[in-house]
Molecule: transfer RNA
Organism: Patescibacteria group bacterium
């Protein structure tokens, strides 16, 4: 060049078009200890960007953007 695939807190990671986007680690607070580690209990924090379809889009189309993978 062509095709295919992936992009959701800070990190992995689930979410078959409709209730407030869920987990686990992290953080940070409180309990708990003389202290700290663990343990617990609450709280933080996210849909890669522009468009379209639809009453309703993380989710379907299509376009840029990056990542990977297969091929002339």
């Nucleotide at each position: 060049g062509g095709c295919c695939u992936c992009a959701u807190c800070g990190u992995c990671u689930a979410g078959u078009g409709g209730u407030u986007a869920g987990g686990a680690c992290g953080c940070c607070a409180g309990a708990u200890u003389c202290u700290c580690a663990a343990u617990c209990u609450g709280g933080u924090a996210a849909c890669a960007u522009g468009g379209g379809u639809u009453c309703g889009a993380c989710u379907c189309c299509c376009a840029u953007u990056g990542g990977g993978g297969c091929u002339g």